[in-house]
């Protein structure tokens, strides 16, 4: 200085109109049981506080943590 903080993990996401995959995880089918496989199911104060704006995860400062540079 630069990037990066969303669901238990990895991560998307939007020229601003109240958020999604994947995996893990419940329930169920099925199976003598199990294990594959199919079906259903998100409960997130979008990292804090502020500003702008009818409306902010989005856009401006500033602060915390993490990384990577000098």
């Nucleotide at each position: 200085c630069g990037a990066a903080a969303u669901a238990g993990c990895u991560c998307a996401g939007u020229a601003g109109g109240u958020a999604g995959a994947g995996c893990a995880g419940a329930g169920g089918a099925c199976u003598g049981a199990a294990a594959a496989u199919c079906c259903u199911c998100g409960u997130g104060u979008c990292g804090g506080c502020g500003g702008u704006u009818c409306a902010a995860u989005u856009c401006c400062g500033c602060c915390u943590u993490u990384c990577g540079g000098c």
This is a predicted structure of a 70-nucleotide RNA (transfer RNA) from uncultured Brevinema sp. The source organism's lineage runs through Bacteria, Spirochaetota, Spirochaetia, Brevinematales and Brevinema. Its mean pLDDT, the model's own confidence on a scale to 100, is 81.